[in-house]
């Protein structure tokens, strides 16, 4: 300069080639169990899916511009 990936919760990852409430492990916070503390059980919080903009009755997804990181190639 080119080209391919990958950006979703504090983190680490799903969402099966568009359909109605975006989810899980780990972390937090509460109870519960204990003498207590750790594991463990239950529930709850916590997300403008990387940004604009497009197509679609409806987009985490499909298009297209950009940004950021990894990886080749020169």
């Nucleotide at each position: 300069g080119g080209u391919g990936a990958u950006a979703u919760a504090g983190c680490u990852c799903a969402a099966c080639u568009g359909g109605u409430g975006a989810g899980a492990g780990c972390g937090g916070u509460a109870c519960a169990c204990u003498c207590a503390u750790a594991a463990u059980g239950u529930a709850c919080a916590g997300g403008u899916u990387c940004u604009u903009g497009g197509u679609u009755c409806g987009a985490g997804u499909c298009c297209a511009a950009g940004u950021a990181u990894c990886a080749c190639c020169a």
Background:
This is a predicted structure of a 74-nucleotide RNA (transfer RNA) from a Pseudomonadota bacterium. Lineage of the source: Bacteria > Pseudomonadati > Pseudomonadota.